[in-house]
Molecule: c-di-GMP-I riboswitch aptamer
Organism: soil metagenome
RNA sequence: GACAAAGGCAAACCAGUCGUGAGGCUGGGACGCAAAGCCACGGGCCUGGGAAUGACUCCCAGGUAGCCGGGUUACCGAA
Numbered sequence: 001g002a003c004a005a006a007g008g009c010a011a012a013c014c015a016g017u018c019g020u021g022a023g024g025c026u027g028g029g030a031c032g033c034a035a036a037g038c039c040a041c042g043g044g045c046c047u048g049g050g051a052a053u054g055a056c057u058c059c060c061a062g063g064u065a066g067c068c069g070g071g072u073u074a075c076c077g078a079a
Stems, first nucleotide, its partner, number of pairs: 001076001008033002013028006031066001037072003041069003044064008
């Protein structure tokens, strides 16, 4: 995938907790999602530190899979 059914996930926000931070986790909560399951490999964005000194450049460490691409696995189901 069908204006079908079953089942699933859960943004903002709130509480708790971990982290310098981005943000993570747990509970509540639903804006949405057909891979909004999993993987930071490429690009983007974000955070911390450093270099350089005018190129919003480079290096190191991290975050985001609900920014995009890529990889990988999988539930239901008519014509």